The RNA shown here (Bacterial RNase P class A) has 398 nucleotides and comes from a Rhodocyclaceae bacterium. The organism belongs to Rhodocyclaceae, within Bacteria. The prediction has a mean pLDDT of 77.

[in-house]
RNA sequence: GAAGUUCGCUAGGCAGCCGCUGGGUGGCGUGAGCAAUUGCGCUGCCUGGAGGAAAGUCCGGGCCCCGCAGAGCAGGAUGCCGGCUAACGGCCGGGCGCUAUAAGUUGCGCCGCAGGGUUCGCCCUGUUUCGCAGCCCAAGGCGACGGAAAGUGCAACAGAAAGAUACCGCCGAUGGCUCCGCAAGGAGAUCAGGCAAGGGUGAAAUGGCGAGGUAAGAGCUCACCGCAUCCGUGGUAACACGGAUGGCACGGCAAACCCCAUCCGGGGCAAGGCCAAAUAGGGAAGCAAUGACGCUGCUCGCGUCGCUUCCGGGUAGGCUGCUAGAGCCCGUCGGUAACGGCGGGCCCAGAGGAAUGGUUGCCCACGACAGAACCCGGCUUAUCGGCGAACUUCCAUC
Numbered sequence: 001g002a003a004g005u006u007c008g009c010u011a012g013g014c015a016g017c018c019g020c021u022g023g024g025u026g027g028c029g030u031g032a033g034c035a036a037u038u039g040c041g042c043u044g045c046c047u048g049g050a051g052g053a054a055a056g057u058c059c060g061g062g063c064c065c066c067g068c069a070g071a072g073c074a075g076g077a078u079g080c081c082g083g084c085u086a087a088c089g090g091c092c093g094g095g096c097g098c099u100a101u102a103a104g105u106u107g108c109g110c111c112g113c114a115g116g117g118u119u120c121g122c123c124c125u126g127u128u129u130c131g132c133a134g135c136c137c138a139a140g141g142c143g144a145c146g147g148a149a150a151g152u153g154c155a156a157c158a159g160a161a162a163g164a165u166a167c168c169g170c171c172g173a174u175g176g177c178u179c180c181g182c183a184a185g186g187a188g189a190u191c192a193g194g195c196a197a198g199g200g201u202g203a204a205a206u207g208g209c210g211a212g213g214u215a216a217g218a219g220c221u222c223a224c225c226g227c228a229u230c231c232g233u234g235g236u237a238a239c240a241c242g243g244a245u246g247g248c249a250c251g252g253c254a255a256a257c258c259c260c261a262u263c264c265g266g267g268g269c270a271a272g273g274c275c276a277a278a279u280a281g282g283g284a285a286g287c288a289a290u291g292a293c294g295c296u297g298c299u300c301g302c303g304u305c306g307c308u309u310c311c312g313g314g315u316a317g318g319c320u321g322c323u324a325g326a327g328c329c330c331g332u333c334g335g336u337a338a339c340g341g342c343g344g345g346c347c348c349a350g351a352g353g354a355a356u357g358g359u360u361g362c363c364c365a366c367g368a369c370a371g372a373a374c375c376c377g378g379c380u381u382a383u384c385g386g387c388g389a390a391c392u393u394c395c396a397u398c
Stems, first nucleotide, its partner, number of pairs: 001394010012363007020049013051369001055380002058378005063268004075264005080094005095145001096143004104135006112127006146259002151257002153253002167199002169195003174192002177188004207225002210222003226248001227246008272320004282311006291305005327346008364367001
């Protein structure tokens, strides 16, 4: 310097004018009150005014109300190890498994170039770029990654068989059969039977591969690899490495039931709290007619009906919750990091039909996705561009 991978930051800029909205502070007018003070209207000044995702509402928490002695069942979620955190299904670091491409390299091929040969058709050798294929594979990417030697279940199609199976095939040692032979024995076919090497099916076929062995075969035996158990070493651990032993048992699926471990009460700001009319109910006290109506035709009694004052709940409406917070910035210390400690500085939307806009000028790289509604941590999805860092490979130079 080029190409790439991962991570982080940014999200048109500046100025003028006119608006909208939260807060603060003046002026004028007007109302309440003895006053301090306070309400309303108009008007001026100062100041704040969307995002990295404000989105999806998927996960976790704060806050609030309800429920709850404790424990368990049911149900749900999570699931390698360690750490971080208020918490998480998140993040950081590590382990294990799977995996892509560039570059490199090998082979082949076309065109071209160079050299050689030529019967002038072409042939041979070398080689840059390019194309195809193989090998080896970078930074990286992906993983619901506990348990299949507790039990139940499942495996489409194909296939003989998806758990003890044999279609093609191999064998015919052994027993029987046929033939030869006096006999020993030999030959043949493959009835019983033996085998699972090879073929074929499949996503997957009962450790792999080589040698020995055998009638043919087979961990039957052996070496190497894998696997299991035990031991040792390293590591907090997941795990890794080494050794010994075992001939191999225990095929796959838990994003099937299930088992194990850990966690989880329900609902949400339209949560919830406070103030509180008018009207109609409720309760208490007092007053009045000694009245009306009902039981009841009459007497007594009881109940209902009126007015005033007070109390209580709820509705309309108003206030609050409401933005100072697991907050932001800088420095420093600890830690690989996520993150945490300490010090200093800062205040950064808070509406309630819901503001954050319009216009003019200049500049440039010509501007994407998109709009808060209680708050915060994540994840996921959308997104024109620009900038930076680390790492990998290649090239050049010193």
Its Rfam family is "Bacterial RNase P class A". The family's RNA type in Rfam is ribozyme.